[in-house]
RNA sequence: AAUGAAAAGGGCAAACUUGUCGAAAGGCAAGGACGCAAAGCCACGGGUCUAAAGUAUCGUUUUACUAAGACAGCCGGUUGCCGUAU
Repeated sequence: AAUGAAAAGGGCAAACUUGUCGAAAGGCAAGGACGCAAAGCCACGGGUCUAAAGUAUCGUUUUACUAAGACAGCCGGUUGCCGUAU
């Protein structure tokens, strides 16, 4: 440098449940493990989701767009532990 087959010390924690915050997406805490070699960190780039407020439309609350927000366990960027079939 490349790589994650085997190993050691370990680490994280999906769904779901409870509590709590939020308009929502979703966050946080506890329980719980589907998985993960970056499931550490970053919302600047692509992407996805929400959209109470706003604008337009509709015509009595529908649809679209959007300020704004969320997701790092989608891609991406960045830093890094342990070892070695190479």
A computed fold for an 86-nucleotide RNA, annotated as c-di-GMP-I-GGC riboswitch aptamer. The sequence was found by an Rfam model in a public genome assembly. Its mean pLDDT, the model's own confidence on a scale to 100, is 84.